A computed fold for a 73-nucleotide RNA from an Acidobacteriota bacterium, annotated as transfer RNA.

C1' cells in the first nucleotide's frame, strides 16, 4: 500500500421497513437506617469518530478522511 471489521451517554453495550436515541453499570437528589451497604422514587448526562452526498426525514443508504482490531503483501 490493500482486504474485513469496529467506532452510540463516563463505562460495557443494544439499537431492520430510514420517522421515538436507549439499557446496565457509574454519579447526582430525596426516602427507608445510628451510620454504611443494600433497596426503592426521581434527575443530571449523547455535535451517534469527522466531512460531504441521497431523502420530505439519516444512528441506519452512498462517497471520502481518521482512529482502533485482525489479515493479505
Nucleotide at each position: 500500500g490493500g482486504g474485513c471489521g469496529u467506532g452510540u451517554a463516563g463505562c460495557u453495550c443494544a439499537g431492520u421497513u430510514g420517522g421515538g436515541a436507549g439499557a446496565g453499570c457509574g454519579c447526582c437528589u430525596c426516602g427507608u437506617u445510628c451510620g454504611c451497604a443494600a433497596c426503592g422514587a426521581g434527575g443530571a448526562g449523547g455535535u451517534c469518530g469527522g466531512g460531504g452526498g441521497u431523502u420530505c426525514g439519516a444512528g441506519c443508504c452512498c462517497c471520502c478522511c481518521c482512529a482502533c482490531g485482525u489479515c493479505c503483501a

Source information
NCBI's taxonomy places the organism under Bacteria, Pseudomonadati, Acidobacteriota. Its Rfam family is "tRNA".